[in-house]
This is a predicted structure of a 555-nucleotide part of an RNA (large-subunit ribosomal RNA, domain I) from Deltaproteobacteria bacterium CG11_big_fil_rev_8_21_14_0_20_49_13.
The organism belongs to Deltaproteobacteria, within Bacteria.
Its mean pLDDT, the model's own confidence on a scale to 100, is 83.
Its Rfam family is "Bacterial large subunit ribosomal RNA".

Context: one part of a larger RNA
RNA sequence: GGCGAUUGAUGGAUGCCUAGGCGAUCGACGGCGACGAAGGACGUAGAAGGUUGCGAUAAGCCACGGGGAGCUGCCAAACAAGCUUUGAUCCGUGGAUCUCCGAAUGGGGAAACCCUCUCAUCUGAAAAGGGUGAGAAUCCUACACUGAAUACAUAGGUAUAGGAAGCAAACUCCAAGAAGUGAAACAUCUCAGUAACGGAAGGAAAAGAAAUCAAAUCAGAGAUUCCCCUAGUAGUGGCGAGCGAACGGGGAACAGCCUAAACCGAGUGGACGCAAGUCCUUUCGGGGUUGCGGGACUGCAAUGUGGAAUUGUGCGAAGGUAAGUGAACAGUCUGGAAAGUCUGGCCAUAGAGCGUGAUAGCCGCGUAACAUAAACCAUAGCACAUCCUAGCAGUAUCCCAAGUACCACGGGGCACGUGGAACCCUGUGGGAAUCCGGGUGGACCAUCAUCCAAGGCUAAAUACGUACGAUCGACCGAUAGUGAACUAGUACCGUGAGGGAAAGGUUAAAAGUACCCAGGAAUGGGAGUGAAAUAGUACCUGAAAUCAAUCGCCU
Repeated sequence: GGCGAUUGAUGGAUGCCUAGGCGAUCGACGGCGACGAAGGACGUAGAAGGUUGCGAUAAGCCACGGGGAGCUGCCAAACAAGCUUUGAUCCGUGGAUCUCCGAAUGGGGAAACCCUCUCAUCUGAAAAGGGUGAGAAUCCUACACUGAAUACAUAGGUAUAGGAAGCAAACUCCAAGAAGUGAAACAUCUCAGUAACGGAAGGAAAAGAAAUCAAAUCAGAGAUUCCCCUAGUAGUGGCGAGCGAACGGGGAACAGCCUAAACCGAGUGGACGCAAGUCCUUUCGGGGUUGCGGGACUGCAAUGUGGAAUUGUGCGAAGGUAAGUGAACAGUCUGGAAAGUCUGGCCAUAGAGCGUGAUAGCCGCGUAACAUAAACCAUAGCACAUCCUAGCAGUAUCCCAAGUACCACGGGGCACGUGGAACCCUGUGGGAAUCCGGGUGGACCAUCAUCCAAGGCUAAAUACGUACGAUCGACCGAUAGUGAACUAGUACCGUGAGGGAAAGGUUAAAAGUACCCAGGAAUGGGAGUGAAAUAGUACCUGAAAUCAAUCGCCU
């Protein structure tokens, strides 16, 4: 020096574990904000670093309800000082307080700071100074007052009242709108009306009561939305890649209504007129709302029937936000410890689960079942108010949504790329009719059928899940699972936008090693605790690389 064995050191793999995650289902709920939010800064405890809570009334104040013996949150034990059966701590509901920043809103500003004005009040001799309280941003709407150039007026100004703003996970609608990609290249096409951006709103949104379909000479359906079929069909397509219906059928859920106009009445303003009045304009009320065309109008009849999704008042089942009651086991053996073994019992509308010194239906918390709210939330339903609601006949006249329908050109949407291209939307130009009227039935025409545009509202079935509750998992188990099981969006990096870690485990219980010895100490040796200390807080298990000591063999 090498090899081997043994014993250790180092190291932290593996095994086991879970305090944290991930995913899903069901339920409930679906907003917060100028009454100052979301999010923060700074404070706040006897002592106080972090965290949680709270706000100068500061780990808290008041009331009500629950609960019943201890309590002064957690990391984190002890001390001090206190509270508590005159019911504390704790849990729920409601209220009070709630610094400063932040939409931030008196002005400013390098957020958590600086500087004002007005009024009231306290102090003060004071109109000085200081304290306290309230108010003072902008925009929109309404109403009133005021009021230029400029006579009336208008612009502008002022006060009052109401509203808005900002935040938030996805879902929804609207507006606007890519490219990587695919086509094995690429331009039409595709990706895709997707992503990102903007606007608006709600608990859902949107859509919605036929100018809809259908049928083919014969019928029928009856708002919308969603699901399953129809069907990867018919089509469309550099007929490439691809895209891709509808009719109809079966289900979920069901609900229908209000205006405009004609006409009547009341009023404003204007023109004409001596006046009565006529005409025009405009507002309000009545009336009226559809395709067997309806309504107005005229005549007759009726005062009741039926309904409601709206509003108000009252009642209010069930429910949510706290709590309650809640069955049944002992011995033996092993062991540090019994829930294990053995023996014999018991409960069960409860043998879900978790914990307890090893594996517990009967030890503890619970579980099944039953029961429960002063207060607040939400609510099925009921009653009343309120609101809506019909008939018959006649037909001379009037009305039935206009730069609309329709046409042409240019585009877009429809599964449909201009095609034979209907239908829907509209940028430009032209431009009707009022029931003897108009739209549609995939060019167009005729016939026939069907519907009534150019105004509006409408629950449910549907979509989503930030936060909340319950449950589940052929999901993870500390290099995994969230970036984060722990002081984590922390430490740290960056001027900044932003990037972004590592780090879990003594034991059943700290019983965390009194005391002695060595040492300056670290630490070690005894002693003691414990089932175990090679479980000693550098702590479960403790692999490998690596290092050392001892022994053996070889050189």

RNAcentral holds the full RNA, with entries from ENA and SILVA.